Model confidence (mean pLDDT): 80 of 100. Large-subunit ribosomal RNA, domain II from a Nanobdellota archaeon, 689 nucleotides, folded computationally. Its Rfam family is "Archaeal large subunit ribosomal RNA". Its family is annotated with ribosome and structural constituent of ribosome in the Gene Ontology.
Context: one part of a larger RNA
C1' cells in the first nucleotide's frame, strides 16, 4: 500500500412538541397481587378557575361584525364592544392577568432537551492500595586488591673547611594490574578502539544487611531510587476530564443559510436577537421598480465684507525691536476648511395616490437547525510613507456556483447547469499551434516600440496633425562677402577696468546701418563676434500653443519569456462587412416538483392545463432502496439451496432479475412488527499478501 473482517447519535427516566389511536368533563393507574397477554389494585398524577409574593378574595349563558360555506337579517372557529373575577390603587380613574359554557387525558411512534460514559477515538494528569535499593545514592558488618622504579628528611657509622655510606619518613614523579572517562573515531539502547587521568587513598573491588514515593538517598547535577524521576512502577477509582484534534457508513426529491448585533474572566467557546427550514393559525392585502404630490436631511458642489477658523499681498496707524523684522487694528486685492455655512443638489427616508407584479405572499404561534475565524471587486470614507496593510458603509460576487473567455488563475468579463438532441448568439476571438478573415477602407508607429488588465517624472530641431502670431518678389529664412562708426576711455567706485567687475545714466552726431553694447577674450588695452545695415542668392520662412505617436531616463537575483511560434502587421487609432464561439437563448422529445381542474378513490392513483419551477455547502423537511431477526400467509430446493465467478437484461438512483460455471444444503416473496442495520478514510483495530 492493497484485500477480507470489525468499527461511531444508543438504552432508561423525566420534560417540550408533532402525528396516530382509545376514552372524554373526565382520562389514567403505580408499587404490588394473581387464576399470568385477560383480570385485580383509585393511593397518586393531569384536567375541570383564576388573580395575588402572601394573607386572602373568587367569575351575567349579553349584543354587534364576520372567514370558509352560502346568498338570508344565517354563519363552527375568529374579532370588537359591554359585563364579571382578582391584583396595583384612595371602595375613584386607569392598567396587568383571567373569564364571558369548555377539552382534556392515557398509550405508541417520531423530532428535540436534561441527567447519566451519552456519537466514537485521543491526553498530560489527580487520588487510593500495593510491589520494588539484583541498577543506582548513602550508611552498617565481613572479605579482598594495589608489579616495579625515581627522588632521598631525621637517626646511626666514617671522614673532617665543602662530604661519603647506611637508612628509609612526610610527600611528589614515572608506571603494571585495577579504576576512570579528557579529546577523537566507529557503531549505536549504550558497546569497541586510540589518546588521556588516578594508581597507599576522601582509593578500588566484593559478599551480606539497611533507608520507599511528597518518601528515601544526595561532596548538590533537582542528580539517583531496575534503559522510567520537579514526585518510581503496578492495579484500582475509570468509559477521569478535554470549549482542542481526527473520524462518523445507502439513494432520490423540495427549500436553503451565516461568518452580523447585544452580552459573557469573552476573543479556538457559548447564550439571545437577526438570517434558513417545517407545521399550524388568521384573513385582504403584500412586493420591487416607475410616476406624481407633500414633508424630512445638510453630503457633493459652491461660497465666505453671511458667522467661526486658517492664509497671502499692499497701504495706513499704533506698539515693540532695530541694517533685513514682529504684533495688533483698520482699509483694499487674493486663496482655503472633517471638527465654517448666507446657499445647496442628486440621492436616501417617510406618508398618500396611480401604474406594474405577486398570489397564499406578508404577519402571528409553534417544532428543528446551522452559523457567530470570512474573503474579493466597484463606489464613497477613516488610519497609514506604503502594502496581497488595518478599519467603516452601500452593493455585488466567491464562500455554497458548474460551463465559455481571460496562456495557466475562488471571487475580472460572459452566463445561473433537470436529462437528451439540433440550431443561434454572449464575452472573447478569426496567420500556425487552434474553431473562424493572411477581410475591406482611412490614418499613425520604425522603437520588435507593441501585440488588454504592470506602471512611471523632469527632458528631446524623432515624427505626424491642427491652430495662433509674424516676416516675405518693395526679395523673407539660411549661407557667403562688406560695413558694424563719431563725441567717448560717458560719469562714479578703483592700482587699473577703454561696450563687456560693480553702481548710475542710457544721450547726441554722421548715416544704408551700427547698443554708452550679445558673448569669447586681456593685468588693463588689443583681437574675434553679435545686434543692426548693404550686396550676392531667389521661395517660402520664423516663433509659439495644443493633440497623437515615439526615444532616453528605466536596476534583481538558474537561462527565458507578447501563452509559444513568429509578426512591420499578425502592432496602435477610427470606420465597415462577414464568420467562429457556453450547459446562455430558441426548437423538439422526456423526467420530476408545485398549483389548479376532472374522473375514480379510506391516506391516494390516473388524465389534462399552467409555471414567473428543478446550481447548491452547513442545515431543515419529504419519499424510498438494502441487511439481520420475529409472526402470519404463499412458495423454491440433491432433476442442486445459500455463497463465489462471469455475461446479459432492467429501474432516475439506492438496487432488482435471469443464463452459464462453481458450490453441496438450505433459501426466498408479500403483509406487519423489531433492530448491536449500510464504510474509503479515524498516522483506526485484527488477520492475510
Nucleotide at each position: 500500500g492493497c484485500g477480507g473482517g470489525g468499527g461511531a447519535g444508543u438504552u432508561c427516566a423525566c420534560c417540550c412538541g408533532a402525528g396516530u389511536g382509545g376514552c372524554g368533563a373526565g382520562g389514567u393507574u403505580a408499587a404490588g397481587g394473581a387464576a399470568u397477554u385477560c383480570c385485580c389494585g383509585a393511593a397518586g398524577c393531569c384536567g375541570u378557575a383564576g388573580g395575588g409574593a402572601a394573607a386572602c378574595c373568587g367569575a351575567a349563558a349579553g349584543c354587534c361584525c364576520g372567514c370558509a360555506g352560502g346568498u338570508u337579517u344565517c354563519g363552527a372557529g375568529g374579532g370588537a364592544c359591554g359585563c364579571c373575577g382578582u391584583c396595583c390603587a384612595a371602595u375613584a380613574a386607569g392598567g396587568g392577568c383571567g373569564g364571558u359554557a369548555u377539552a382534556g387525558u392515557c398509550a405508541c411512534u417520531c423530532g428535540g432537551g436534561u441527567g447519566c460514559g451519552a456519537c466514537c477515538g485521543g491526553a498530560a494528569g489527580c487520588c487510593g492500595g500495593g510491589c520494588g535499593a539484583u541498577c543506582u545514592a548513602c550508611c552498617c558488618c565481613g572479605g579482598a586488591g594495589c608489579a616495579g622504579g625515581a627522588u632521598g628528611a631525621a637517626g646511626c657509622g666514617g671522614g673532617u673547611u665543602u662530604c661519603c655510606g647506611u637508612g628509609g619518613a612526610a610527600g611528589u614523579c614515572c608506571g603494571a594490574a585495577g579504576g576512570g572517562g579528557u579529546g577523537g573515531g566507529g557503531c549505536u539502547u549504550a558497546c569497541c578502539c586510540c589518546u588521556c587521568c588516578c594508581a597507599a587513598g576522601a582509593c578500588u573491588c566484593u559478599g551480606g544487611g539497611g533507608u520507599a514515593g511528597a518518601g528515601g538517598u544526595g561532596a548538590a547535577a533537582a542528580g539517583c531510587c531496575a534503559a522510567u524521576c520537579g514526585g518510581g512502577c503496578c492495579c484500582g477509582g475509570u468509559u477521569a476530564u478535554g470549549g482542542c484534534c481526527g473520524g462518523u457508513c445507502c439513494c432520490u426529491g423540495c427549500c436553503g443559510a451565516a461568518a452580523c448585533u447585544g452580552a459573557c474572566c469573552c476573543u479556538a467557546g457559548c447564550c439571545a436577537g437577526g438570517c434558513c427550514u417545517c407545521g399550524g393559525g388568521u384573513u385582504a392585502g403584500g412586493a420591487u421598480c416607475c410616476u406624481u404630490a407633500c414633508g424630512g436631511u445638510g453630503u457633493a458642489g459652491a461660497g465666505c465684507u453671511a458667522c467661526g477658523g486658517a492664509u497671502u499681498c499692499u497701504g495706513u496707524a499704533c506698539g515693540g525691536g532695530u541694517u533685513u523684522c514682529c504684533g495688533u487694528a483698520c482699509a483694499g486685492g487674493g486663496u482655503c476648511c472633517a471638527a465654517c455655512u448666507c446657499c445647496a443638489a442628486a440621492g436616501c427616508c417617510g406618508u398618500a395616490a396611480g401604474g406594474u407584479c405577486c398570489u397564499u405572499a406578508a404577519c402571528c404561534c409553534g417544532g428543528g437547525a446551522g452559523a457567530c475565524g470570512g474573503g474579493g471587486g466597484u463606489u464613497g470614507c477613516g488610519g497609514g510613507a506604503a502594502a496581497g496593510c488595518c478599519g467603516c458603509a452601500a452593493u455585488u460576487c466567491c464562500g455554497a456556483g458548474a460551463c465559455g473567455g481571460g496562456a495557466a488563475c475562488a471571487a475580472c468579463c460572459g452566463a445561473g447547469a433537470c436529462c437528451a438532441a439540433g440550431g443561434u448568439u454572449a464575452a472573447g476571438g478569426c496567420c500556425c499551434c487552434a474553431a473562424a478573415g493572411u477581410g475591406c477602407c482611412g490614418g499613425c508607429u520604425a522603437a520588435a516600440a507593441g501585440a488588454a488588465u504592470u506602471u512611471g517624472a523632469a527632458g528631446g530641431a524623432g515624427u505626424c496633425u491642427a491652430c495662433u502670431u509674424c516676416c516675405u518678389a518693395a526679395g523673407a529664412c539660411a549661407c557667403c562677402g562688406g560695413g558694424g562708426a563719431u563725441g567717448u576711455g560717458g560719469g562714479c567706485c578703483u592700482a587699473a577696468c577703454a561696450g563687456u567687475g560693480g553702481c548710475u545714466a542710457u544721450c547726441a552726431u554722421c548715416c544704408a546701418a551700427g547698443g554708452a553694447g550679445u558673448g569669447u577674450g586681456u593685468a588693463a588695452c588689443a583681437a574675434c563676434u553679435c545686434a543692426c545695415c548693404c550686396g550676392g542668392c531667389g521661395a517660402g520662412g520664423a516663433a509659439g500653443u495644443a493633440g497623437g505617436u515615439u526615444c532616453c531616463g528605466c536596476a534583481a537575483a538558474c537561462g527565458g519569456a507578447c501563452g509559444g511560434g513568429u509578426c512591420u502587421a499578425a502592432g496602435c487609432c477610427g470606420g465597415c462587412c462577414g464568420c467562429c464561439g457556453a450547459g446562455a437563448c430558441c426548437u423538439u422529445g422526456g423526467u420530476c416538483c408545485a398549483u389548479c381542474g376532472g374522473a375514480c378513490a379510506u391516506u391516494g392513483u390516473c388524465c389534462g392545463a399552467u409555471g414567473u419551477g428543478a446550481g447548491g455547502u452547513a442545515g431543515g423537511c419529504a419519499g424510498g432502496c438494502g441487511u439481520c431477526c420475529u409472526a402470519g400467509c404463499g412458495g423454491c430446493c440433491u432433476a442442486g439451496a445459500a455463497g463465489g465467478g462471469u455475461c446479459u437484461c432492467u429501474g432516475a438512483a439506492a438496487g432488482g432479475a435471469g443464463g452459464c460455471c462453481u458450490g453441496g444444503a438450505g433459501c426466498c416473496g408479500c403483509u406487519a412488527g423489531g433492530a448491536a442495520u449500510g464504510a474509503a478514510g479515524a498516522u483506526c483495530c485484527c488477520c492475510g499478501c